[in-house]
RNA sequence: GGAGAGGGACGGGUGGUCGCGGGCGCACACACGUGUGUGUUCUGAGGAAAGUCCGGACUCCGAGGGCAGGGUGCCGGGUAACACCCGGAGGGAGCGAUCCCUGGAAAGGGCCAUAGAGAAGAAGACCGCCUGAGAGGGCAAGGGUGGAACGGUGGGGUAAGAGCCCACCAGGAUCGGGGUAACCCGAUCGCUUGGCAACCCCCACCCGGAGCAAGGCCGAGCAGGGGAGGGUGGCCCGCCCGAAUCCCCGGGUAGGCCGCACAGAUUGAUGACCACCCACGACAGAAUCCGGCUUACAGUCCCUCUCCUUUU
Numbered sequence: 001g002g003a004g005a006g007g008g009a010c011g012g013g014u015g016g017u018c019g020c021g022g023g024c025g026c027a028c029a030c031a032c033g034u035g036u037g038u039g040u041u042c043u044g045a046g047g048a049a050a051g052u053c054c055g056g057a058c059u060c061c062g063a064g065g066g067c068a069g070g071g072u073g074c075c076g077g078g079u080a081a082c083a084c085c086c087g088g089a090g091g092g093a094g095c096g097a098u099c100c101c102u103g104g105a106a107a108g109g110g111c112c113a114u115a116g117a118g119a120a121g122a123a124g125a126c127c128g129c130c131u132g133a134g135a136g137g138g139c140a141a142g143g144g145u146g147g148a149a150c151g152g153u154g155g156g157g158u159a160a161g162a163g164c165c166c167a168c169c170a171g172g173a174u175c176g177g178g179g180u181a182a183c184c185c186g187a188u189c190g191c192u193u194g195g196c197a198a199c200c201c202c203c204a205c206c207c208g209g210a211g212c213a214a215g216g217c218c219g220a221g222c223a224g225g226g227g228a229g230g231g232u233g234g235c236c237c238g239c240c241c242g243a244a245u246c247c248c249c250g251g252g253u254a255g256g257c258c259g260c261a262c263a264g265a266u267u268g269a270u271g272a273c274c275a276c277c278c279a280c281g282a283c284a285g286a287a288u289c290c291g292g293c294u295u296a297c298a299g300u301c302c303c304u305c306u307c308c309u310u311u312u
Base pairs, nucleotide, nucleotide: 001308002307003306004305005304006303007302008301009300010299012277013276014275015274016273017272018271020044021043022042023040024039025038026037027036028035029034046283050294051293053292054291055290056289057288058211059210060209061208069207070206071205072204073203074088075087076086077085078084089102090101091100092099093098103202104201108200109199110196111195112194121150126143127142128139129138130137131136151169152168153167154166155165156164170192171191172189173188174187175186176185177184178183215258216257217256218255225249226248227247229241230240231239232238278281
């Protein structure tokens, strides 16, 4: 200098003018609840506010338990919790930094079209090989079909063949050792038994349902109900309200308030213009609140690491 890998920060800046929402101050009005005006160097979108995909807080409903159903899925840890994060294991890709994938198919059932002899049963034989005069018998090396063909390669062996025997490789089982575990290492045994679990299923763990239009409080008018009783209260005492229809009482409705936030409503604010500068500005905008994930994004900066090349 070039090509990459992982991670982090930022998301036009400064000044001025005007405007909008919220808070606070002041003035005025009022039906006393608030409204209007005005001032303010108090404050006003994001890293994703998004998708609404996970997990929680909060709220209401449900006596408790189970079944059904759903979710997660290598192992360990973190966490309020998670499908998130961190570390590790196995397999795959890359020279490498690094990235991608993940329970069980030997518990059982089911499926594997067409082709093919045969698609899972200690199976099977179309061509082929051996034997035989033939009928038949013995085979599965080679060919053929298929996405996949019953361990692979080589040698021995044989009538021809075959883990039938041997060497190496792959897998499995058992034993020993290491590790919390996933798993790893070694030895022995010819033991060799396909794929799909996003088909049912098995194993381990988790999950009640609905969601801020949740839900709570205050509460007219009209209609209707009750009235010497009503409210509070499990009940009694006590306390409070209350006297006759033009009066009193409770529940509900309209409406209002809370829930609601170090932006914050339902009249739903967060904007516009000017000047200068620069790298000339992307994706996009809150609506109960948090923790994550995913997706979109003009460009700028920083850190760590890998490979190649050059110079000293």
The RNA shown here (Bacterial RNase P class A) has 312 nucleotides and comes from a Thermotogaceae bacterium. RNAcentral holds the sequence, with entries from ENA. Of the family's consensus pairs, 93% are formed in the model. Rfam family: Bacterial RNase P class A. By type it is a ribozyme. Its family is annotated with dimeric ribonuclease P complex, ribonuclease P activity and tRNA processing in the Gene Ontology. The organism belongs to Thermotogaceae, within Bacteria. The coordinates come from a structure-prediction model, not an experiment, and the mean pLDDT is 78. The gene name in the source record is rnpB.